This is a predicted structure of a 476-nucleotide part of an RNA (small-subunit ribosomal RNA, 3' major domain) from an uncultured bacterium. The RNAcentral record of the full RNA draws on Greengenes.
[in-house]
Context: one part of a larger RNA
RNA sequence: UGACGGGGGCCCGCACAAGCGGAGGAGCAUGUGGUUUAAUUCGACGAUACGCGAGGAACCUUACCUGGGCUUAAAUGUAGAAUGAUCGUCUGGGAAACCAGUCUUUUCUUCGGAACAAUCUACAAGGUGCUGCAUGGUUGUCGUCAGCUCGUGCCGUGAGGUGUCGGGUUAAGUCCCUUAACGAGCGCAACCCCUAUCUCUUGUUGCUAACAGGUAAUGCUGAGGACUCUGGAGAGACUGCCUACGCAAGUAGUGAGGAAGGUGGGGAUGACGUCAAAUCAGCACGGCCCUUAUGUCCAGGGCUACACACGUGCUACAAUGGUCAGUACAGAGGGCUGCUACUUGGUGACAAGAUGCUAAUCUCGAAAACUGAUCUCAGUUCGGAUCGAAGUCUGCAACUCGACUUCGUGAAGCUGGAUUCGCUAGUAAUCGCAUAUCAGCCAUGAUGCGGUGAAUACGUUCCCGGGCCUUGUACA
Numbered sequence: 001u002g003a004c005g006g007g008g009g010c011c012c013g014c015a016c017a018a019g020c021g022g023a024g025g026a027g028c029a030u031g032u033g034g035u036u037u038a039a040u041u042c043g044a045c046g047a048u049a050c051g052c053g054a055g056g057a058a059c060c061u062u063a064c065c066u067g068g069g070c071u072u073a074a075a076u077g078u079a080g081a082a083u084g085a086u087c088g089u090c091u092g093g094g095a096a097a098c099c100a101g102u103c104u105u106u107u108c109u110u111c112g113g114a115a116c117a118a119u120c121u122a123c124a125a126g127g128u129g130c131u132g133c134a135u136g137g138u139u140g141u142c143g144u145c146a147g148c149u150c151g152u153g154c155c156g157u158g159a160g161g162u163g164u165c166g167g168g169u170u171a172a173g174u175c176c177c178u179u180a181a182c183g184a185g186c187g188c189a190a191c192c193c194c195u196a197u198c199u200c201u202u203g204u205u206g207c208u209a210a211c212a213g214g215u216a217a218u219g220c221u222g223a224g225g226a227c228u229c230u231g232g233a234g235a236g237a238c239u240g241c242c243u244a245c246g247c248a249a250g251u252a253g254u255g256a257g258g259a260a261g262g263u264g265g266g267g268a269u270g271a272c273g274u275c276a277a278a279u280c281a282g283c284a285c286g287g288c289c290c291u292u293a294u295g296u297c298c299a300g301g302g303c304u305a306c307a308c309a310c311g312u313g314c315u316a317c318a319a320u321g322g323u324c325a326g327u328a329c330a331g332a333g334g335g336c337u338g339c340u341a342c343u344u345g346g347u348g349a350c351a352a353g354a355u356g357c358u359a360a361u362c363u364c365g366a367a368a369a370c371u372g373a374u375c376u377c378a379g380u381u382c383g384g385a386u387c388g389a390a391g392u393c394u395g396c397a398a399c400u401c402g403a404c405u406u407c408g409u410g411a412a413g414c415u416g417g418a419u420u421c422g423c424u425a426g427u428a429a430u431c432g433c434a435u436a437u438c439a440g441c442c443a444u445g446a447u448g449c450g451g452u453g454a455a456u457a458c459g460u461u462c463c464c465g466g467g468c469c470u471u472g473u474a475c476a
Base pairs, nucleotide, nucleotide: 001476002475003473004472005471007470008469009468010467011466012465013464015460016459019423020422021421022420023419026315027314028313029312030311031310032309033308034306035305042053043052064301065300066299067298068297069296070295076124077123078122079121080120081119083117084116088103090101091100092099093098106115107114108113126290127289129288130287131286135284136283137279138278139277140275142273147186148185149184150183151182152181153162154161155160166177167176168175192267193266194265195264197235198234199233200232201231203229207224208223211222212221213220238261241255242253243252244251245250317416321375322374323373324372325371326370333364334363335362338357339356342353343352344351345350382413387408388407389406390405391404392403393402429452430451431450432449433448434447435446
């Protein structure tokens, strides 16, 4: 000087407390461990691994296993040599890759050649093999915590200290006062984006108040820019005003005005550093290793196994509910190998025809929680696992191993031990909708979007994590 203390002081955080809803019990989905296996490819392991890499494992992917092939060899480039075709057709073998054979015989031309193709030669191979403890780049975490430093000066023999401490204050090393310190940098804040109000402007594909036309009905039509809205430019919030407290900084007020009030609400933004944290399998790269194989092509299998254990979820155990019927209101996205109106067939998944849309125009598209009737507390009209049968769709192909539909079947489960998780407001809870990936889909996942919409916070004694000062130390 740090680190540590079941030392002290001050302070903060869904850290506790006060509340609401979960997990831990059941079934299933998914990931991991273990076991099994020819293989169950690899990585990730307290917090900071375990619905993680993977935002799509039937083949492919694919890296694994078994078997069959190839060796300058898959793909590509340059140069040279010899050939004329190549591509392709057909036949045989084969699971295919591939092997053996067969048929066909190009274009331009300045007649030198050029293009193209396979063969040979030369030079460049290839490796998801190892090392993340050789590395770059990127990322997690402490933590959006308020810290981390420098120049000059001063103090100390020196390591170092001071500044950065003290008194207040703040979300903040934020600001004020004091001061052997005076300044500065990286962080904080602000600048950026979205959102909440208003003004101006823009009026098509959006809108429809007034006028007119028209319909069974509808901005449907003429028309209009008022309103909603679209997307540009501005205004607006600064403790600016008032009162109280205070030297000031600032704090308090069901104070005023205001759409918004004290950082208005979200996002992006992550200091010096820590964990030899993660990644050589995204990519790049040093070194080491393989080179008729640890490279590469193909078929099939595996990654989907299953006495079990754990994590994360979904569905439930019901009446704030189930079933049937009726019906209102979103936002944000996607669409040409696409989204599909509408009509017809089918109980249905869907199929056949057909129309519009490269989209504020057409379409996905029905929002669901809502309302009425019924059920009357039962393992039930709860719950839907599992299994049987018949089908639909995607795709060369659904056996291993897809999703969906219809009929039947109708398991566990009656609110879950110790323990444990999330959340402070348009939040929790609950309700649907969309998208990426994608032929299809094992999506109950992930990422967004809106609808309905709470309870509680006395407080900081305690648990956990963190910040500042101080104290002890046989630790570095």